[in-house]
Notes
Predicted 3D model of a 72-nucleotide RNA (transfer RNA) from a Chloroflexota bacterium. The RNAcentral record of the sequence draws on ENA. Rfam family: tRNA. About the family: Transfer RNA (tRNA) molecules are approximately 80 nucleotides in length. Its family is annotated with triplet codon-amino acid adaptor activity in the Gene Ontology. By type it is a transfer RNA. The source organism's lineage runs through Bacteria, Bacillati and Chloroflexota.
């Protein structure tokens, strides 16, 4: 140096252009119980990072930054 790959709430992860980003765990909140745990209802919380294409990008493209693997 070429090449693949991954980068989405706190963790972990699914979404192949429009279903207003979805599901677990965590966290907070009420309910429940003497109380705790559990369960049942809620609430908050996410696209690495800049452009581009498109009426409309998490998904397409370009370039950049990280991490995993490969060649040489």
């Nucleotide at each position: 140096g070429c090449c693949c790959u991954g980068g989405u709430g706190g963790u972990g992860u699914a979404g192949a252009g429009g279903c207003c980003u979805g599901c677990a765990c965590g966290a907070c909140u009420g309910c429940c119980u003497u109380c705790c745990a559990a369960g049942c209802a809620g609430u908050a919380a996410g696209a690495g990072a800049g452009g581009g294409u498109u009426c409309g990008a998490a998904u397409c493209c370009c370039u950049u930054c990280c991490g995993g693997g490969g060649c040489u």